[in-house]
RNA sequence: GGGCCCAUAGCUCAGCGGUUAGAGCCGCCGGCUCAUAACCGGUAGGUCGUGUGUUCGAGUCACACUGGGCCCA
Numbered sequence: 001g002g003g004c005c006c007a008u009a010g011c012u013c014a015g016c017g018g019u020u021a022g023a024g025c026c027g028c029c030g031g032c033u034c035a036u037a038a039c040c041g042g043u044a045g046g047u048c049g050u051g052u053g054u055u056c057g058a059g060u061c062a063c064a065c066u067g068g069g070c071c072c073a
Stems, first nucleotide, its partner, number of pairs: 001072007010025004018056001027043005049065005
């Protein structure tokens, strides 16, 4: 220098262009128990990496950039 992949909750990840962005774990509250763990119920937490564009409508599509990973030279 060239190519490909990834970026969504504190962590691990889902999410056909369409009404509300979700699960598990962790945290918090409660139940159960003599008590703890396990188990059960509830709950908080997101400017979907940044910007621009396409569209009636973008987490999803396009382009640029930023960060990370792999390959080639």

The prediction has a mean pLDDT of 83.
This is a predicted structure of a 73-nucleotide RNA (transfer RNA) from Binatia bacterium (SeqCode).
The source organism's lineage runs through Bacteria, Bacteria candidate phyla, Candidatus Binatota and Binatia (SeqCode).
The RNAcentral record of the sequence draws on ENA.
It matches the Rfam family "tRNA". By type it is a transfer RNA.